């Protein structure tokens, strides 16, 4: 100084399942918990800027609840 940490903005995006509840996406197609479209949600990733208390101590995401199903992102460690 600079990252690590909060916050804004731009971009970019993995995941955005099934039943009831009731009005909690829609349309069409499948039947285990998915496919394609539209919308919506969206953590992480990249830029850039702003803040001081200068960063350990991990978990975050698919718009209400309540039953399941299945994932990504971030972490960490192998290995090219």
């Nucleotide at each position: 100084a600079c990252a690590c940490c909060g916050g804004g903005c731009c971009g970019u995006a993995a995941c955005u399942g099934g039943c009831g509840c009731u009005g909690a996406g829609g349309u069409g197609g499948a039947c285990a918990a998915c496919c394609a479209c539209c919308g919506g949600g969206g953590a992480g990733c990249g830029g850039u800027c702003c803040g001081c208390c200068g960063g350990c101590c991990a978990g975050c995401c698919g718009c209400g609840c309540g039953c399941c199903u299945g994932g990504g992102c971030a972490u960490c460690u192998g290995c090219c």
This is a predicted structure of an 80-nucleotide RNA (ZMP/ZTP riboswitch aptamer (pfl RNA motif)) from an Actinomycetota bacterium. Rfam family: ZMP/ZTP riboswitch aptamer (pfl RNA motif). Its family is annotated with one-carbon metabolic process and regulation of purine nucleotide biosynthetic process in the Gene Ontology. On this family, see Ren et al., Structure 2015: "Global RNA Fold and Molecular Recognition for a pfl Riboswitch Bound to ZMP, a Master Regulator of One-Carbon Metabolism". Its mean pLDDT, the model's own confidence on a scale to 100, is 79. The sequence was found by an Rfam model in a public genome assembly.